[in-house]
RNA sequence: CGCCUAAGCUUACCAGCACGGGGAAUCCAAUCCAUUACGGGGUGAAUCCGGUCCGCCCGGUAGGGUCAACUUUUGAGACCCGAAUCCAUCAGCUAACCUCGUCGGCGUUUCA
Numbered sequence: 001c002g003c004c005u006a007a008g009c010u011u012a013c014c015a016g017c018a019c020g021g022g023g024a025a026u027c028c029a030a031u032c033c034a035u036u037a038c039g040g041g042g043u044g045a046a047u048c049c050g051g052u053c054c055g056c057c058c059g060g061u062a063g064g065g066u067c068a069a070c071u072u073u074u075g076a077g078a079c080c081c082g083a084a085u086c087c088a089u090c091a092g093c094u095a096a097c098c099u100c101g102u103c104g105g106c107g108u109u110u111c112a
Base pairs, nucleotide, nucleotide: 001107002106003105004104008017009016010015018102019101020100021099022098023097028092037089039090040087041086042085043084048060049059050058051057063081064080065079066078067077074112075111076110
């Protein structure tokens, strides 16, 4: 200096601004059953289909990211990711309102 991510900026400090997540009416949707069950739900691009030595291991895939030297968009091409985890019996949408986060991990430069 640049990248992923909401995860940054300002201030001596207090504290602001900015970005992001969750809960939460009417209306709408859903509903003939509900009550521990094949439970349900959230963040995220990270879902699904085969295989399988059953190791999240192999292949693919919805989807996502990078290819800087001012920025954005589009096309072609190349290279990667396609995880993890949280809530705790419970949440559709949802204005007011309430509440929470601003971590962590990296080192890319093809053309029109």
A computed fold for a 112-nucleotide RNA from a soil metagenome, annotated as c-di-AMP riboswitch aptamer (ydaO/yuaA leader). The coordinates come from a structure-prediction model, not an experiment, and the mean pLDDT is 82. The RNAcentral record of the sequence draws on MGnify. Rfam family: c-di-AMP riboswitch aptamer (ydaO/yuaA leader). Gene Ontology terms of the family: cyclic-di-AMP binding and regulation of gene expression.